[in-house]
RNA sequence: CUCUUAUCCAGAGAGGCGGAGGGACCGGCCCUGCGAUGCCUCGACAACCUGCCAGUGCGCAGUAAUCAGAAGUCAGUCAUCAGUAUUCAGUCUCUUCUGAAUACUGAUGACAGAUAACUGAACACUGAAAAGGUGCCAAUUCCGACAGACGGAUGUUCUGGGAGAUGAGAG
Numbered sequence: 001c002u003c004u005u006a007u008c009c010a011g012a013g014a015g016g017c018g019g020a021g022g023g024a025c026c027g028g029c030c031c032u033g034c035g036a037u038g039c040c041u042c043g044a045c046a047a048c049c050u051g052c053c054a055g056u057g058c059g060c061a062g063u064a065a066u067c068a069g070a071a072g073u074c075a076g077u078c079a080u081c082a083g084u085a086u087u088c089a090g091u092c093u094c095u096u097c098u099g100a101a102u103a104c105u106g107a108u109g110a111c112a113g114a115u116a117a118c119u120g121a122a123c124a125c126u127g128a129a130a131a132g133g134u135g136c137c138a139a140u141u142c143c144g145a146c147a148g149a150c151g152g153a154u155g156u157u158c159u160g161g162g163a164g165a166u167g168a169g170a171g
Base pairs, nucleotide, nucleotide: 001171002170003169004168005167006166007165008164013042014041015040016039017038021031022030023029026144027143028142043137045135048133049132050131053127054126055125056124057123066121067120068119069118072115073114074113076111077110078109079108080107081106082105083104084103085102086101087100088099089098090097141163146160147159148158149157150155
């Protein structure tokens, strides 16, 4: 210097230096020897960026919105054990007892799932704070300028644009 993006009707000054213009540009209107603009010191304001703290959100849909872990719960398969029922076999007059099979129930363990309070990280939002980087501390960016709306109109109106300032990012 250029580009992108956000904001621009809120807020906040003392001292010193210096000595004539200043408010970007044009018009207006203001500020200014009761010392402006500028520079320095200190102080404030604000909260754009970074950092710190707190809260909330983050399955599908929606959303910019993800990742990791996980107590517990649920159902499944298998194994072991226990109980009950039926059948069969043995003993047997029968009952009882013993064994086996099947079914059901319960407990424990293993495996692989579902769900999940919660935890951590990332991200976002809100709030707080003001440590660091900027900014800022007359008047809305002082108002207008260009286009449009409304209006009879040269407008104490509205909308948009342009220009400018500041932050953040990029070249």

A computed fold for a 171-nucleotide RNA from an Anaerolineae bacterium, annotated as SAM riboswitch aptamer (S box leader). Model confidence (mean pLDDT): 77 of 100. Lineage of the source: Bacteria > Bacillati > Chloroflexota > Anaerolineae. It matches the Rfam family "SAM riboswitch aptamer (S box leader)". About the family: The SAM riboswitch is found upstream of a number of genes which code for proteins involved in methionine or cysteine biosynthesis in Gram-positive bacteria. Its family is annotated with regulation of gene expression in the Gene Ontology. It was read from a public genome assembly, where an Rfam model found it.